The prediction has a mean pLDDT of 81. This is a predicted structure of a 78-nucleotide RNA (c-di-GMP-I-GGC riboswitch aptamer) from a Gemmatimonadota bacterium. The organism belongs to Gemmatimonadota, within Bacteria. It matches the Rfam family "c-di-GMP-I-GGC riboswitch aptamer". Gene Ontology term of the family: cyclic-di-GMP binding.
[in-house]
RNA sequence: GACCGAAAAGCCAAACCACUUGUGAAGGUGGGACGGGAAGCCACGGGGCUCAUUUGUUAGCAAGCCGGGUUACCGAAA
Numbered sequence: 001g002a003c004c005g006a007a008a009a010g011c012c013a014a015a016c017c018a019c020u021u022g023u024g025a026a027g028g029u030g031g032g033a034c035g036g037g038a039a040g041c042c043a044c045g046g047g048g049c050u051c052a053u054u055u056g057u058u059a060g061c062a063a064g065c066c067g068g069g070u071u072a073c074c075g076a077a078a
Stems, first nucleotide, its partner, number of pairs: 004075002011036002016031006034064001040070003044067003048061003
């Protein structure tokens, strides 16, 4: 250094609730904690969802579905 994920120090925040934005999927803020080794970021691939629409095309949501890319704290064992 790579890999890996014990400990420590910390970090993030599911469902749900309140307010709010959006046609919607869903997002934001606060509370809350199911969980998380990148639950940081990216829509590149597969899958899922939404609007318009007869269908298709297009546009969008989602990174806490899977794969991939990229950056980062700590340093036990293998």